[in-house]
Context: one part of a larger RNA
RNA sequence: UGUUUGAAAAUUCAGAGGGCUAGACCUUAGUACGAGAGGACCGGGAAAACUUGAUCCCUUGUGUUUCGGUUGUUCCCCCAGGGGCAACGCCGGGUAGCUACAUCAAGAAGAGAUAAUCGACCAUUUUGGCGAGAAACUCGCCUCGAGCAAAGUUUUCAAAGGGGGGUGGAAGAUAACCACUUUGAUAGGCGGGAGGUGUAAGGGCUGCAAGGCCUUCAGCUGACCCGUACUAAUCCCC
Numbered sequence: 001u002g003u004u005u006g007a008a009a010a011u012u013c014a015g016a017g018g019g020c021u022a023g024a025c026c027u028u029a030g031u032a033c034g035a036g037a038g039g040a041c042c043g044g045g046a047a048a049a050c051u052u053g054a055u056c057c058c059u060u061g062u063g064u065u066u067c068g069g070u071u072g073u074u075c076c077c078c079c080a081g082g083g084g085c086a087a088c089g090c091c092g093g094g095u096a097g098c099u100a101c102a103u104c105a106a107g108a109a110g111a112g113a114u115a116a117u118c119g120a121c122c123a124u125u126u127u128g129g130c131g132a133g134a135a136a137c138u139c140g141c142c143u144c145g146a147g148c149a150a151a152g153u154u155u156u157c158a159a160a161g162g163g164g165g166g167u168g169g170a171a172g173a174u175a176a177c178c179a180c181u182u183u184g185a186u187a188g189g190c191g192g193g194a195g196g197u198g199u200a201a202g203g204g205c206u207g208c209a210a211g212g213c214c215u216u217c218a219g220c221u222g223a224c225c226c227g228u229a230c231u232a233a234u235c236c237c238c
Stems, first nucleotide, its partner, number of pairs: 001147001005158007015144004021049001025045003033038001050107006059100001061098002066093005071086006110139003117132003121128001162238003165181005186232003189228005195221003202215005
C1' cells in the first nucleotide's frame, strides 16, 4: 500500500519448506536347503547409534551482582570488626538464568500409482489387456501459509479500534512482539517464604596462648515464589 466501510479475533488450504538414515542383536531355527561344510527367505521382539526438534524435573558445567575460608599490603588512630588492591588476589560451595555431558519426542504404520522384473490367461499366425512389484514419486507426519490479484471463509464490535507517552518482560541489536498504565501488582522498595552458604556481630564461660564452647540449624543472601500501592506508570495527546 492493496484486498473498496473500519476494526478485533478465529479459521480453510492453493502453495512452500522439513523429515522420511544405516546396520547389529534375540527369536522363528541350527529349522527349510545341503552328502557334509555350512546355513536362510518370510514373520515377530527389544535395545543402541545417527540426525532433527524441544525442555531444565533429574545429573553436570557456568554462575566476576551470593555465602564462607584464607595470604600480603594499605586505610578506617589503636584492639576488635571491616573497606580497598593484588586475574573475582587465591580457594571451597552455590540460587535464578543459560547450558550438555542431562531429559523427552520424532524419523512409525498405512494408502495410491509405477521402474526393472515376475506371474496367470490366450496362444505359437496375429492381437491384447490383467495381477504382483522399490529407501525414489503422490498422500499420510511436522512447520509456514489469503499479495492464492480468482487477494477466500466465520464470529463479534462500531467512534469501535489503534498509536504516541510511561512502568517493564522468561521478547529483544534497533524496530517488532508480549504484560501493565491508579477501575493498577508492570518494575523498584518493603514483608514473608523457597533455595544457597554454614553457626554472624556483641556478650558470657574456659584456656598461658593459638583457640574452644554457649547464646545460635545462627547471621547474611542477585535474578526465584507469594503478598503489599510506599515510589514510579501523572496530567494527557494523535
Model confidence (mean pLDDT): 83 of 100. Large-subunit ribosomal RNA, domain VI from Microzonia abyssicola, 238 nucleotides, folded computationally. NCBI's taxonomy places the organism under Eukaryota, Ochrophyta, Phaeophyceae, Cutleriales, Microzonia. A source record names the gene rnl.